[in-house]
Molecule: SAM riboswitch aptamer (S box leader)
Organism: Sporosarcina luteola
RNA sequence: CUCUUAUAAAGAGAGGUGGAGGGAAGUGCCCUAUGAAGCCCGGCAACCGUCACGAAUGUGAAAUGGUGCCAAAUCACGCAAAGCAUUUGCUUUGAGAGAUGAGAG
Numbered sequence: 001c002u003c004u005u006a007u008a009a010a011g012a013g014a015g016g017u018g019g020a021g022g023g024a025a026g027u028g029c030c031c032u033a034u035g036a037a038g039c040c041c042g043g044c045a046a047c048c049g050u051c052a053c054g055a056a057u058g059u060g061a062a063a064u065g066g067u068g069c070c071a072a073a074u075c076a077c078g079c080a081a082a083g084c085a086u087u088u089g090c091u092u093u094g095a096g097a098g099a100u101g102a103g104a105g
Base pairs, nucleotide, nucleotide: 001105002104003103004102005101006100007099013041015040016039017038021031022030023029026077027076028075042070043069044068047066048065050061051060052059053058074097079094080093081092082091083090084089
């Protein structure tokens, strides 16, 4: 980097450092000096792993291991279909894209 598969409206500090940026991309809309990113500490969750039970692809537990995460629904929308409305609107479902885990190349 590619493929397969699972998940996503919950949850997480008014700490230290640092100094201007950040929210994937486009459009929009936001956050930010009442301080961005990054780093440290802290925390959340419980995908893999671990443990217990079980016939079971199941249920439960802990969180010391491997990841992940800690503004806003994956911040919203972009494409397709259906429904409603009727004029560049709304709702639902799906696709695509992205994210994270696990597995494969």